[in-house]
Molecule: SAM riboswitch aptamer (S box leader)
Organism: soil metagenome
RNA sequence: CUCAUCCAGAGGGGCAGAGGGAAACGGCCCGACGAAGCCCCGGCAACCAGUUCGGCUCACUCGCGAACCACCGAGAGAUCGCGACCGCGAGGCCGGCCGACCAGGUGCCAACUCCGUCCCCGGCGCGACAGACCGGGGAAAGAUGAG
Numbered sequence: 001c002u003c004a005u006c007c008a009g010a011g012g013g014g015c016a017g018a019g020g021g022a023a024a025c026g027g028c029c030c031g032a033c034g035a036a037g038c039c040c041c042g043g044c045a046a047c048c049a050g051u052u053c054g055g056c057u058c059a060c061u062c063g064c065g066a067a068c069c070a071c072c073g074a075g076a077g078a079u080c081g082c083g084a085c086c087g088c089g090a091g092g093c094c095g096g097c098c099g100a101c102c103a104g105g106u107g108c109c110a111a112c113u114c115c116g117u118c119c120c121c122g123g124c125g126c127g128a129c130a131g132a133c134c135g136g137g138g139a140a141a142g143a144u145g146a147g
Base pairs, nucleotide, nucleotide: 001147002146003145004144005143006142011041012040013039014038015037019030020029021028024117025116026115027114042109043108044107046106047105048104050101051100053099054098055097056096057095060091061090062089063088064087065086068083072081073080074079113141118138119137120136121135122134123133
């Protein structure tokens, strides 16, 4: 820088000692029943990886049927063979999608990314508009992953 996701999920102990919830402001919370930080153990399963797992599916393959004006071949011809395409059925390595499992990599384990901020829409309201409030959508910013 690009892309995806962000209302799911998951905490105990030790050290430490006053802050913390990204930043600024506002709000609301968490915190001496112990914040940040560090360590140990445990857990979660978002993304990546993995799996002799399940389902669906594509290329493709096979069978049957139909077609007969594809092409090609045979025949003097009628016609016949092959059979693209089409329909049905079966299989289907690899791949794709969904799910399950796993916990290797990253990550994470109060509150939607705690909420708001900028824009739009609706409601409420009003003489009209704006603001406030409520609901929704988007943006910005941020976080995490993959590249």